[in-house]
């Protein structure tokens, strides 16, 4: 060059065109303790990698670019 694969919260990952985009861990606060941890809660964090296209309606289907990872020549 080609081909596969992955790109969603700080981090690890979930998400069968439609429901307000979600769950662990981590972060703030709070309850509880004399304190501390650990246990409850509750909040806070997102341009679904970028741009195009289909569709009433795209995190999800196509094209392209980009990055990471794997393979052939």
């Nucleotide at each position: 060059g080609c081909c596969c694969u992955u790109g969603u919260a700080g981090c690890u990952c979930a998400g069968u065109g439609g429901c307000u985009a979600g769950a662990g861990c981590g972060g703030u606060c709070g309850c509880u303790u004399c304190g501390u941890a650990a246990g409850c809660g509750a909040c806070a964090g997102g341009u679904c990698g970028c741009g195009a296209g289909u569709u009433c309606a795209a995190c999800u289907c196509u094209c392209g670019c980009c990055a990471g990872g794997g393979g052939c020549u």
Model confidence (mean pLDDT): 82 of 100. The RNA shown here (transfer RNA) has 73 nucleotides and comes from a Candidatus Woesearchaeota archaeon. It matches the Rfam family "tRNA". By type it is a transfer RNA.